Predicted 3D model of RNase P RNA and transfer RNA as a complex of 499 nucleotides.
[in-house]
């Protein structure tokens, strides 16, 4: 200068009128109580008012509730080591295997000599494999040729060789596939073949050395050569109770029913108030022969126990705590390679409930196009200036924290790697 | 806030031990007709929602994302 790579910060700014949500002050207006206060509604002021993902709900805890008695099996989950941390499938370093000239990136990364299951199609043969072609000795059968011998001949035996055929050896060559049971060269051999042999390549094993450890390095031994697949079943190891703020808590209400007082009727009853409870019709199974529920599923075992399941229909959709300040943010210093941890100072007002945080103008401001001017120049590209038009994302709190992913217009800053050039 | 199910040809849907992706309806193209429809005859028209893995092989398993659907709050 050009291509990459890893980290990291922001994510429009300013004014101006309009308008929202919480909360505090002031006032106004309605209540509620003997009281002391205290509630809603409006109206002014005043402070505060999304996000790196608030997203997706993938994990992991806090926190609440299930009558804390379990125990086994099953189930789910996790899968190199070593640490970090409230935990985590999450970070951090590390090892192992991929990729990449290289910075550096990816890995759901225990087990396939515990067993089981599949490996289409082609192929001979696909899992303690196999004989199509090809190769080889040898057997008996046909055929032919050629030789011997018997015979006057036909012809027949004997012997070689060639062809077929049929059983047999043989995995070196040919071919098939993703994948064919180590490689290369040599001894052997009827031909062959780790049968043997020397080297290589990888497995198991033993020793020594490094490392907390996954490991790695060096030797030595074994002819051991075992196919892939567990995001198939399944084994090992660790861990694992279930639900979710729609967790739970407390007030009110109201279907329906009782009591008790008014008041109306001759009377069954009817209105209406105030207490109390908190609904009503069917069907089904059950009440010590035990339903249904407790740490979901099975089984043993404990404990609770009168309900509980479905179907129809009636109400009521209301308030108040939980509800926001903490494993908190930043910044020094000290341990640590790092995640992180100490410690000191500073710093920090969403809490909403059909759900606020917004719109509308101006100005700066980026980013690309277009024009024009000015510059170097023969002209373009570039660069500087100016106008003028388009465009600034993704998304938005919902109990709250640690992570991960996914979504994102574009701007900074940093570190490193490669290539060319120049000094 | 919890918990499923669906995504496959223009529509409506099958697709199981992973092994050439199929059905009806439409569509298209020739043929009967003087047109057109009906009828015959031939035709698969496909990014398996989207990306990544695992396998020799993936719609079919894994894991990420997308989109769409149902169901669960009180008296209970």
């Nucleotide at each position: 200068c050009g291509g990459g790579c890893c980290g990291g910060u922001c994510g429009g700014g300013c004014g101006a009128c309009c308008g929202c949500g919480u909360c505090g002050u002031a006032c106004g207006u309605c209540g509620g109580g003997c009281a002391a206060c205290u509630g809603g509604c409006g109206u002014a002021c005043g402070c505060c008012g999304a996000g790196g993902a608030a997203a997706g709900u993938c994990c992991g805890g806090a926190c609440u509730c299930c009558a804390c008695a379990g125990g086994g099996c099953a189930g789910c989950g996790u899968g190199g080591u070593g640490g970090g941390u409230a935990a985590c499938g999450c970070c951090c370093a590390c090892c192992c295997g991929g990729g990449g000239u290289g910075a550096c990136c990816c890995g759901c990364g225990g087990g396939a000599c515990a067993g089981u299951g599949c490996c289409a199609c082609a192929g001979a043969g696909a899992a303690c494999a196999g004989a199509c072609c090809g190769c080889c000795a040898g057997c008996g059968g046909c055929u032919c040729c050629g030789g011997u011998c018997a015979g006057c001949a036909a012809u027949g035996a004997c012997c070689g060789g060639a062809g077929u055929g049929c059983g047999g050896g043989u995995a070196a060559g040919g071919g098939u596939g993703a994948a064919a049971c180590g490689g290369u060269g040599g001894u052997g051999u009827a031909a062959g073949a780790g049968a043997c042999c020397a080297c290589c390549a990888g497995c198991u094993c033993c020793g020594c050395a490094g490392g907390u450890g996954a490991c790695u390095g060096c030797g030595g031994a074994g002819g051991c050569u075992c196919g892939g697949u567990a995001a198939a079943c399944c084994c090992c190891a660790c861990g694992u109770g279930g639900a979710g703020c729609a967790a739970g808590g407390c007030c009110a209400a109201g279907a329906g029913g009782g009591u008790c007082g008014c008041g109306g009727g001759a009377g069954a009853c009817c209105g209406c108030g105030a207490c109390c409870u908190g609904c009503g019709c069917g069907a089904g199974c059950g009440u010590u022969c035990g339903a249904g529920g407790g740490c979901u599923g099975c089984c043993c075992g404990c404990c609770c126990g009168a309900g509980c399941u479905c179907g129809c229909g009636g109400g009521u959709a209301g308030g108040c705590c939980g509800c926001u300040g903490c494993a908190g943010a930043c910044g020094g210093c000290u341990g640590g390679c790092a995640a992180c941890a100490g410690u000191c100072g500073c710093c920090g007002u969403a809490g909403a409930u059909g759900g606020a945080u917004g719109g509308u103008c101006g100005c700066c401001g980026g980013u690309c196009g277009c024009a024009c001017u000015g510059u170097c120049g023969a002209g373009a590209c570039g660069c500087a200036g100016c106008g003028u038009g388009a465009c600034c994302a993704c998304a938005g709190a919902a109990u709250c924290c640690g992570g991960c992913u996914u979504a994102c217009a574009g701007a900074c800053c940093g570190g490193c790697c490669c290539g060319u050039u120049c000094c | 806030g919890u918990g499923g199910c669906u995504g496959u040809a223009g529509c409506u849907c099958a697709g199981u031990u992973g092994g050439c992706a199929g059905a009806g309806c439409a569509c298209c193209g020739g043929g009967u007709u003087g047109u057109g429809g009906u009828c015959c005859c031939g035709g698969g028209u496909g990014u398996c929602g989207u990306g990544g893995g695992u396998u020799c092989a993936a719609g079919u398993c894994c894991c990420a994302u997308c989109a769409g659907u149902c169901a669960c709050c009180c008296c209970a």
Rfam match: Bacterial RNase P class A. From the family's description: Ribonuclease P (RNase P) is a ubiquitous endoribonuclease, found in archaea, bacteria and eukarya as well as chloroplasts and mitochondria. The coordinates come from a structure-prediction model, not an experiment, and the mean pLDDT is 76.